The part of an RNA shown here (large-subunit ribosomal RNA, domain IV) has 346 nucleotides and comes from a metagenome. The full RNA is in RNAcentral, with records from SILVA. The coordinates come from a structure-prediction model, not an experiment, and the mean pLDDT is 89.
Context: one part of a larger RNA
């Protein structure tokens, strides 16, 4: 010096990206417990007090219950009443004793306030990620009438299901509460006895080769001919989309208002510098002596927004951000000690 431990004056997070690590808390009984809440919770909330041993005395009490006594009859290893031995358990109180210390060791929650995300318990990258990812009950859409749709298989066949639309399959969303706006022009899907286009096939006007001819063998116009596409409608919890410029109020500023262009329609409610904000450490307020983070507001949303769900939400989380109390060798700033290494000798 390294590893693993122990202790430490004064201070107590000044350390650090960050209290990482360590310390602290811890049991039982009693007291006492807030906001909020889906009335279940939150809650061991928080915060306190007590705890050993001896004597009264194994006391009061509780449980079990023998002998004995009495009664009953079905006469039994019976039942009922009484009885309380023995055994088990056992507060609370009074008096006293010892130590620095009585849950005397070990084991054994630190707590509080406030955001974000996800409702929750679960699941996951075997070996760098456990999460706000996946799943989830619940919601909704679509398909499927049974030899179901769907899936596997060339098929037979099988699953679906020994089920039958309160079922099964697929997609999206993701408890619960309040809600879920506008656009069907494009794409998709669904519907549509007309019309247009359209293949093989049917059809053969006409025309060619060859042959003496009969014939054989080609090409071939009208006309006829599905689905599909065009066309006409519908459909957004289908894929998706949800504007620009100019002017205007008796301070200024701003623009309820007006004009104009474009669109299928121009973003509603709610939320908003956000897990989204470039400018940006936006501005104001709070917390700090001091705050690029955090919380509350504002809204010029570069580039939120309603089941690729929007906004809330008690409980929950080895999730994540900010603050505080307690506590500490994280630090000021290091010291000493222990065990094992390193090192030296053999």
């Nucleotide at each position: 010096c390294c590893u693993u431990c122990g202790u430490u004056a004064a201070g107590g997070a000044a350390u650090u990206c960050g209290g990482c690590a360590a310390a602290a808390u811890a049991g039982a009984u009693c007291c006492g417990u807030a906001a909020c809440u889906u009335c279940g919770g939150g809650a061991u909330a928080a915060g306190g007090a007590u705890c050993g041993c001896c004597u009264c005395a194994g006391u009061a009490g509780g449980g079990u219950a023998a002998a004995g006594a009495g009664g009953c009859c079905u006469a039994g290893c019976g039942c009922c009443u009484u009885g309380g031995a023995g055994c088990c358990u056992g507060a609370g109180g009074a008096g006293g004793c010892c130590g620095c210390a009585g849950a005397g060791a070990a084991a054994u929650g630190g707590c509080c306030c406030u955001g974000u995300c996800g409702a929750c318990u679960g699941u996951u990258u075997a070996c760098c990620a456990a999460a706000a990812a996946c799943a989830c009950a619940g919601g909704u859409c679509u398909g499927u009438g049974c030899g179901a749709a769907g899936u596997c298989g060339u098929a037979a066949g099988a699953c679906g299901a020994a089920g039958u639309a309160u079922a099964c399959a697929g997609g999206c969303u993701g408890a619960c509460g309040c809600c879920u706006g506008c656009c069907c022009a494009g794409u998709g899907c669904c519907g549509g006895a007309a019309g247009g286009u359209u293949a093989a096939g049917g059809g053969g006007a006409g025309u060619g080769g060859u042959g003496a001819g009969a014939g054989c063998u080609g090409c071939g116009a009208a006309c006829u001919g599905a689905a599909g596409c065009c066309c006409c409608g519908g459909u957004g919890a289908a894929c998706g989309g949800c504007g620009g410029c100019c002017g205007u109020a008796a301070c200024u500023a701003u623009a309820a208002c007006g004009g104009u262009c474009c669109u299928a329609a121009g973003g509603u409610a709610g939320c908003g510098a956000a897990a989204u904000u470039c400018c940006u450490u936006g501005u104001c307020g709070g917390g700090u002596a001091a705050g690029g983070u955090c919380c509350g507001a504002c809204c010029c949303g570069c580039a939120c927004g309603a089941a690729u769900g929007g906004c809330g939400u008690a409980a929950c989380g080895a999730a994540u951000g900010g603050g505080g109390c307690a506590c500490u060798g994280u630090c000021u700033c290091a010291a000493c000690g222990a065990a094992g290494g390193a090192c030296c000798c053999g």